A computed fold for a 75-nucleotide RNA from Candidatus Beckwithbacteria bacterium CG23_combo_of_CG06-09_8_20_14_all_47_9, annotated as transfer RNA.

Parts: sequence; C1' cells; structure tokens
RNA sequence: GGCCCCAUCGUCUAGCCCGGUCCAGGACAACUGGUUUUCAUCCAGUCAACUCCGGUUCAAAUCCGGAUGGGGUCA
Repeated sequence: GGCCCCAUCGUCUAGCCCGGUCCAGGACAACUGGUUUUCAUCCAGUCAACUCCGGUUCAAAUCCGGAUGGGGUCA
C1' cells in the first nucleotide's frame, strides 16, 4: 500500500441482514431504600450508551459515502 471485518451505558452484550416511533433492551458493576444484630444473600428502584461528518428518507443505531480508531490477511 491492496482487500476483509469491527466500533452501542463503567464492563460484557442484544437490536443492524429486513428502517417505524414513546424511555435503545438485558447481565454484571455502582448508588439509594427495604430485609438482617451486622456483613453477605435476597427484593424494589436509580444511574448510564449508538465513534465522527455528510447523504437518502416522513422517519436512521440500522441503508449509502467518507473520516478516525482497532483487528485480520496479502505483498
């Protein structure tokens, strides 16, 4: 340098192929409350995310183009 794949809460991940709404779901973690003599467990709740720019569309996490970063492969 060519080609291919990936990017979502603090972490892991579903949703993407096949666009459809109010709040983007789940697990763990954290926090608050309850239970308990205390801790743990358990129960209830809270918190928090679509890498960036542009395009298509009534509507984009999802489709298209580009950028950035990461990984693989060929040389």

Its Rfam family is "tRNA". Rfam links the family to the GO term triplet codon-amino acid adaptor activity. It was read from a public genome assembly. NCBI's taxonomy places the organism under Bacteria, Bacteria candidate phyla, Candidatus Beckwithiibacteriota.